[in-house]
Context: one part of a larger RNA
Molecule: large-subunit ribosomal RNA, domain II
Organism: Bacteroidales bacterium
RNA sequence: GCCUACGAGUUGCGUCGCGCCGGCGAGGCUAAGGGCCGCAGGCCCGGAGCCGGAGCGAAGGCGAGUCUGAACAGGGCGUUCGGAGUCGGCGCGAGCAGACGCGAAACCUAGUGAUCUACCCUUGUCCAGGGGGAAGGGGCCGUAGCAGGCCCUGGACGCCCGAACCAGUUUCCGUUGAAAAGGGCUUGGAUGAGGUGAGGGUAGGAGCGAAAGACCAAUCAAACCGGGAGAUAGCUCGUACUCCCCGAAAUGACUUUAGGGUCAGCCUCGGCAUAGCAUCGUCCAGGUAGAGCUACCGAUGGGAAGCGAGGGCUUCGCCGCCUGUCAAUUCCCGACGAACUCCGAAUGGGGCGAUGUGCGUUGCCGGGAGUGAGUCGUCGGGCGCUAAUGUCCGUCGGCUAGAGGGUAAGAGCCCAGACCACCGGCCAAGGCCCCCAAGCGCGGUCUAAGUUGAGAGAGAACGAGGUGGCGCCGCACUGACAGCCAGGAUGUUGGCUUGGAAGCAGCCAUUCAUUCAAAGAGUGCGUAACAGCUCACUGGUCGAGCGGCGCUGCGUGGAGGAUGAGCGGGCAUUAAGACCGCCGCCGAAGCCGUGGGCCUCGCGCGUUGCGCGGGGCGGUAGGGGAGCAUCGAUGCCGGCGAGGAAGGCGUGCCGGGAGGCGCGCUGGAGCGGCAUGGAAGGAAGAUGUAGGC
Numbered sequence: 001g002c003c004u005a006c007g008a009g010u011u012g013c014g015u016c017g018c019g020c021c022g023g024c025g026a027g028g029c030u031a032a033g034g035g036c037c038g039c040a041g042g043c044c045c046g047g048a049g050c051c052g053g054a055g056c057g058a059a060g061g062c063g064a065g066u067c068u069g070a071a072c073a074g075g076g077c078g079u080u081c082g083g084a085g086u087c088g089g090c091g092c093g094a095g096c097a098g099a100c101g102c103g104a105a106a107c108c109u110a111g112u113g114a115u116c117u118a119c120c121c122u123u124g125u126c127c128a129g130g131g132g133g134a135a136g137g138g139g140c141c142g143u144a145g146c147a148g149g150c151c152c153u154g155g156a157c158g159c160c161c162g163a164a165c166c167a168g169u170u171u172c173c174g175u176u177g178a179a180a181a182g183g184g185c186u187u188g189g190a191u192g193a194g195g196u197g198a199g200g201g202u203a204g205g206a207g208c209g210a211a212a213g214a215c216c217a218a219u220c221a222a223a224c225c226g227g228g229a230g231a232u233a234g235c236u237c238g239u240a241c242u243c244c245c246c247g248a249a250a251u252g253a254c255u256u257u258a259g260g261g262u263c264a265g266c267c268u269c270g271g272c273a274u275a276g277c278a279u280c281g282u283c284c285a286g287g288u289a290g291a292g293c294u295a296c297c298g299a300u301g302g303g304a305a306g307c308g309a310g311g312g313c314u315u316c317g318c319c320g321c322c323u324g325u326c327a328a329u330u331c332c333c334g335a336c337g338a339a340c341u342c343c344g345a346a347u348g349g350g351g352c353g354a355u356g357u358g359c360g361u362u363g364c365c366g367g368g369a370g371u372g373a374g375u376c377g378u379c380g381g382g383c384g385c386u387a388a389u390g391u392c393c394g395u396c397g398g399c400u401a402g403a404g405g406g407u408a409a410g411a412g413c414c415c416a417g418a419c420c421a422c423c424g425g426c427c428a429a430g431g432c433c434c435c436c437a438a439g440c441g442c443g444g445u446c447u448a449a450g451u452u453g454a455g456a457g458a459g460a461a462c463g464a465g466g467u468g469g470c471g472c473c474g475c476a477c478u479g480a481c482a483g484c485c486a487g488g489a490u491g492u493u494g495g496c497u498u499g500g501a502a503g504c505a506g507c508c509a510u511u512c513a514u515u516c517a518a519a520g521a522g523u524g525c526g527u528a529a530c531a532g533c534u535c536a537c538u539g540g541u542c543g544a545g546c547g548g549c550g551c552u553g554c555g556u557g558g559a560g561g562a563u564g565a566g567c568g569g570g571c572a573u574u575a576a577g578a579c580c581g582c583c584g585c586c587g588a589a590g591c592c593g594u595g596g597g598c599c600u601c602g603c604g605c606g607u608u609g610c611g612c613g614g615g616g617c618g619g620u621a622g623g624g625g626a627g628c629a630u631c632g633a634u635g636c637c638g639g640c641g642a643g644g645a646a647g648g649c650g651u652g653c654c655g656g657g658a659g660g661c662g663c664g665c666u667g668g669a670g671c672g673g674c675a676u677g678g679a680a681g682g683a684a685g686a687u688g689u690a691g692g693c
Base pairs, nucleotide, nucleotide: 001693002692003691004690005689006688011097012096013095015094016093017092018091019090020089021088022087023086024085027051028050029049033045034044035043036042037041055062056061065077066076067075068074100238101237103235107228108227109226111224112223118202119201120200121199122198123197124196125195126194127192129161130160131159132157136153137152138151139150140149141148165189166188167187171184172183173182204220207215241627242626243625244624245623246622251264252263253262254261255260265371266370267368268367269366270365271364272363273362276357277356278355279354280353281352282351283350284349290343291341292340297337298336301333302332303331304330305329308326309325310323311322312321313320374399375398376397377396379394380393381392382391383390404415405414406413419596420595421594422593424592425591426590430586431585432584433570434569435568439583441582442581443580444579445578446577452572453571462557463556466554467553468552469551470550471549472548473547474546475545483541484540485539486538487537489514490513491512494508495507496506520535524533525532597617598616599615600614601613602612603611604610605609628682630679631678633676634675635674636673637672639671640670647666648665649664650663651662652661653660654659
């Protein structure tokens, strides 16, 4: 992992609510107990008691009334013949019980453990060999005597090296191991606080601990075993046949509450009612968007005037004058505000009317829920960075619980809501060169960047004789623009400055005048300064357009990442790119067609159903309905069976399905149909349990 078996909403309650069915009915029922019998039971007694039949008041109490009250007032709760209960069965819920099943970590109680291990007690036992050589002792030397020296002796030591023994340092192996802690190499101690045998002691909030929360039998921040015990688990997981109808929520309030609840909201079922919804018309409320502000409040840029203040001048003082400062207030111009408003929509909302639609719409009462982590997108906002698959509200849509088509792929985007079948048709989004269904369709223009071709890529400020379109202003056959040829002069090296300043460092200027076809007191390069080259300007040559500005289309630079690129790919350039217009086609579970099924509403009927007509049938949590199978019971079928039961393996048929029936083989002794009532009643899941492989 698979197979087989087992495996989870049950049972009790003279506890409650609601619904359905039945008995009796202003009544209904007995309980314990008892009698009889054919004694698991049935029949009959049994009215104690319970519910209902009257309420109101705190109560005394009164009573179709009563309470409050001074009240014959008002008001509250009742009365109303328009009155129904009660008992039993079943179903759905609730309560109390283990209460759908499995699961703790733990707590308590009574015991069992120190054959492992920790420490202690008693008594034994073990430590090859080698080395160092303390005190003490002896001899000799030495000293006045000591001291001291040398040699010998001696054998201390938590001494040294190193086996046994004990330990466990590093590393490798081992890691479903040879081993639930080992093996190899290496290493520490090895006369000591040493190792070890035997016997004995200490026990669970206790022991023991050279202390690591270590150890206390492979278990230790409180051992193990039995019991309380099915502890509790607002948590996780699992929860078993079919079909049909409807179908949510992830919100609000409160919560020692936040992943749990209670009430409400939203779903469903029953009853009663038929409101409801859309559009149009009309009336109405409102202060948002916008806008405005000499309409308020607040804030605000520039200008003018300027109360007042500061500073300065003057003065004995008052006065007075001035102002590169601040500034009330007023005026002019300009603009701003969620908590400003002289104004003020659209949308949305309410009333009435009309039209249309509408019986799964809407309201009320009652039974049953689930939900109370949401999430993405559009639009309006807060927070944030006009950040986030961010976060918090509102609004609509989607996903959730929604399949199908498109988007290369992709819950939330675009299109579109799947009852079934069809080798029929039309469309949507999106597409039509090939992959790939349908146009390398038609007309016009643009793009040269593979820009682009629906983003893993896009792209800004800013820049540019890219190129198309439009407009405005100039020049031009009396010859423009560009190129080429020639000229580009004189006073003069203008004046000043300066070492120098000569068109060209700088300053000044009425930047003048002359000769001219034209030529600046000079456009740039250049020199130390000159020189030199050039330009403006003019003539010639050439012979037709040229120059400037603005708006705009498409493109271009800006444009950066680490292994190889690419639009989904191939590829595509008068397109298979971009823009404008047009025709056709493809394309989904949409719509239509044909046939079929189910639900529901209306009508009709020869009314259990059939016919006709209308509508509906995606679906998680969840509500409701109808069925299938299994097991045993009772009655009937005077059912089936060795001429072969159940079960098994195949196969054919029937049913929408759960399933049913037949046939063959196997098997070898029991089994079924109909009806009724009843359940230990359906397995793929629970790291499910047991067995097998």